[in-house]
Context: one part of a larger RNA
C1' cells in the first nucleotide's frame, strides 16, 4: 500500500469560518475528454506457458506456437462520468408577516450576606473540634441595636427547562448586535455538502503592565492526630481568585470519552417553542414541524449497550488507529517572555 478498524479494546482533530481538493438535485437535446465495440500498427530476442524434436534420461539446447493483460493513432456507440449552452423547483438561499431564549458586546442600578471601621447596649466569656489547643477577648470581645465603607456573587423562580459552533451563558433595566423556529406567500434557480492549508474563537491555572482586593485561598506560619504526618481537621494567611489590555493557545477526563451532511428504518410516554384543528371563550383532545429526556422493536454489538438525538441500513468528504514499554521522551524545526506547547523518533526489551 491492500485489507479492517475509531462509545468503553489503539483510534473523532477543542469548536467555527473557508481556500485548494474531492463528491454532487431535475430535464431535453449537444459534444466526444473518460467509457465501451471492432479492425489495421507497434508491444526485438532470450526467458515464462503449450505442442514437437536433439544430446541414453533430465538439466540444458532447437523449431513452431501462444502470450506480451501495454500504447498511440484512425473508424464507430452514446447508457452513464464529465465539458460547452438551455430549461425546471423538490436541494440551498433572500424578502415580507409572527415565536422563543442564562447567545455575544457596553453602561447604569438593586437587594439580601460575609468582613471591616463609628456610635449604642451589654459582661465574660467567643469561637473551634471526634476531643481540643493555637486563635480572639476586661485596651470591653462574641450577641443585640443603628450608621458608613468596600469588594464579590446574584438565594427563591430554576426544571435529565432554555441558548449557543465549541469553550461556555443565570439579580434587574437600557443600548448595540448574532443565531434559530414554525406557518403561509413570492422570488433566485443547484447557488449545495465536506474541507489539506491559512484564519478566527478556545475552561482553569499561569504569565506581563496597570488597578482592584470583601470572602475565600495554592506557598507558608502555628495548633492537633500520629509511630512519622512535609497530609486529611482547626486558627491564620501571601499570589490567586476580581477589572483592562496583551500572552498563554496547535492548552484539559475540551466527554456523549461517539467528526460533518443526506436519505431510510416499528412503536410507547415525558417535556420545551411554534403551527393547524378542536372547543361559546379557556382547558382538554388530536395533527404536525423543531428541539431536549426515558422506555422499547427489526437491526446491530465481543460484551456492555445502541436503537429516527443510532452505536441500524447506505451514500459523500475530513480527521485519525495499527502489539505493551521506552514515550509523548530525545533531537532538530516551528510557537511562546516564561512555564510550555505542536511536530515527533530510534536503541534497546517484553
Nucleotide at each position: 500500500u491492500u485489507g479492517g478498524g475509531c462509545g468503553u479494546a489503539a483510534a473523532g482533530g477543542g469548536c467555527g469560518u473557508g481556500u485548494a481538493g474531492g463528491c454532487g438535485g431535475u430535464u431535453g437535446a449537444u459534444u466526444a475528454a473518460g467509457u465501451c465495440u471492432g479492425g489495421g500498427g507497434u508491444g526485438a530476442a532470450a526467458g515464462c506457458c503449450c505442442c514437437g524434436a536433439g544430446c541414453u534420461c533430465a538439466a540444458c539446447u532447437c523449431g513452431g506456437g501462444a502470450a506480451c493483460u501495454g500504447c498511440a493513432g484512425g473508424a464507430g456507440a452514446a447508457a452513464c462520468u464529465g465539458c460547452g449552452a438551455g430549461g425546471c423547483u423538490u436541494g440551498a438561499g433572500u424578502g415580507c408577516g409572527g415565536g422563543a431564549g442564562a447567545g455575544g458586546g457596553a453602561a447604569g442600578c438593586g437587594g439580601a450576606a460575609u468582613u471591616c471601621c463609628c456610635a449604642g447596649u451589654g459582661u465574660a466569656g467567643c469561637g473551634g473540634u471526634g476531643a481540643a489547643a493555637u486563635g480572639c477577648g476586661u485596651a470591653g470581645a462574641u450577641a443585640c441595636u443603628g450608621g458608613g465603607a468596600g469588594g464579590a456573587a446574584c438565594a427563591c423562580c430554576g426544571g435529565u427547562g432554555g441558548c449557543g459552533a465549541a469553550g461556555g451563558c443565570g439579580g434587574c433595566u437600557u443600548c448595540c448586535u448574532g443565531g434559530c423556529c414554525g406557518a403561509g406567500u413570492a422570488c433566485u434557480g443547484a447557488c449545495g455538502c465536506u474541507c489539506a492549508u491559512a484564519c478566527a474563537c478556545g475552561a482553569a491555572a499561569g504569565c506581563g503592565u496597570g488597578g482592584g482586593g470583601a470572602g475565600c485561598g495554592a506557598a507558608c506560619g502555628g495548633g492537633a492526630u500520629u509511630a512519622g504526618a512535609u497530609a486529611c481537621c482547626c486558627c491564620g494567611g501571601u499570589a490567586g481568585u476580581c477589572c483592562a489590555c496583551g500572552c498563554c493557545g496547535u492548552u484539559a477526563a475540551a466527554c456523549g470519552a461517539u467528526g460533518g451532511g443526506u436519505a431510510c428504518u416499528a412503536g410507547g410516554u415525558g417535556u420545551u417553542g411554534g403551527a393547524g384543528g378542536g372547543g361559546u371563550u379557556c382547558a382538554a383532545c388530536c395533527u404536525u414541524c423543531a428541539g431536549u429526556g426515558c422506555c422499547g422493536c427489526a437491526g446491530u454489538u465481543a460484551a456492555c449497550g445502541c436503537a429516527c438525538u443510532a452505536a441500524g441500513u447506505a451514500c459523500c468528504c475530513c480527521g485519525c488507529c495499527u502489539g505493551g514499554g521506552g514515550a509523548g521522551u530525545a533531537c532538530g524545526u516551528u510557537c511562546g517572555c516564561a512555564a510550555g506547547a505542536a511536530u515527533g523518533a530510534a536503541a534497546c526489551u517484553c

This is a predicted structure of a 350-nucleotide part of an RNA (small-subunit ribosomal RNA, central domain) from an uncultured prokaryote.
RNAcentral holds the full RNA, with entries from ENA.
The coordinates come from a structure-prediction model, not an experiment, and the mean pLDDT is 87.
Rfam family: Bacterial small subunit ribosomal RNA.